[in-house]
RNA sequence: GCCUCUUUAGCUCAGUUGGCAGAGCGGUUGCCUCGUAAGCAAAAGGUCGGGUGUUCGAUUCUCCCAAGAGGCA
Numbered sequence: 001g002c003c004u005c006u007u008u009a010g011c012u013c014a015g016u017u018g019g020c021a022g023a024g025c026g027g028u029u030g031c032c033u034c035g036u037a038a039g040c041a042a043a044a045g046g047u048c049g050g051g052u053g054u055u056c057g058a059u060u061c062u063c064c065c066a067a068g069a070g071g072c073a
Base pairs, nucleotide, nucleotide: 001072002071003070004069005068006067007066010025011024012023013022019056028042029041030040031039049065050064051063053061
């Protein structure tokens, strides 16, 4: 220098041939207990890496940028 892949909740990751963003773990609160753990219940937590274009509508499609991983030279 060229090619490919990844980026979604605090962490690990799903997801939708474009139509209200999810799970597990973790944290919080409550129940239970003499108390703690375990168990049960509830709610919280996200501008879906940044921008741009297309579209009635973009986490999803186009292009650019950033960060990371791999391959070739």